[in-house]
């Protein structure tokens, strides 16, 4: 960069350095010198991976890994290693994130049509795959 799933209307911000942007694009409207972005310190959020527990199934042989004795092999000992599903209302590890629904619309389609409401695209993040 490419691809699969999932999930986005809850949540959670001080201090520092730094100086004009910042909300992905465009159009709206917003935040922002009472200090944008990016960096850093140290809070919190939340619960997607690990890890932990309950069941379940699979297997329990044999191959194969890894220590260790053996120069090596052989032999011996030991030791790890499967899926799934539910769960704490868990937070140890690895990411996320911590104005506004992703801040709204953009492209589809229906409705009782300044509007509402479904879906797509595009993004973000996760966790796989090439």
């Nucleotide at each position: 960069a490419c691809u699969u799933c999932a999930u986005c209307c809850a949540g959670a911000g001080g201090g520092g350095u730094a100086g004009a942007g910042g909300g992905u694009c465009c159009g709206g409207c917003c935040c922002u010198g009472c200090g944008a972005a990016a960096c850093c310190c140290c809070g919190g959020c939340a619960a997607c991976c690990g890890g932990c527990g309950u069941c379940g199934a699979c297997a329990g042989c044999c191959c194969g890994g890894c220590c260790g004795c053996g120069u090596c092999c052989a032999g011996c000992g030991g030791c790890a290693u499967u899926c799934g599903a539910c769960g704490a209302u868990c937070a140890c590890g690895g990411u996320g994130c911590c104005a506004a629904u992703u801040c709204c619309g953009g492209c589809c389609c229906g409705c009782g049509c300044u509007g509402c409401g479904g879906g797509a695209a595009a993004g973000a993040u996760g966790a796989g795959g090439a």

SAM riboswitch aptamer (S box leader) from Actinoalloteichus sp., 130 nucleotides, folded computationally.
RNAcentral holds the sequence, with entries from Ribocentre.
Its mean pLDDT, the model's own confidence on a scale to 100, is 77.
Its Rfam family is "SAM riboswitch aptamer (S box leader)". Rfam describes the family as follows. The SAM riboswitch is found upstream of a number of genes which code for proteins involved in methionine or cysteine biosynthesis in Gram-positive bacteria. Gene Ontology term of the family: regulation of gene expression.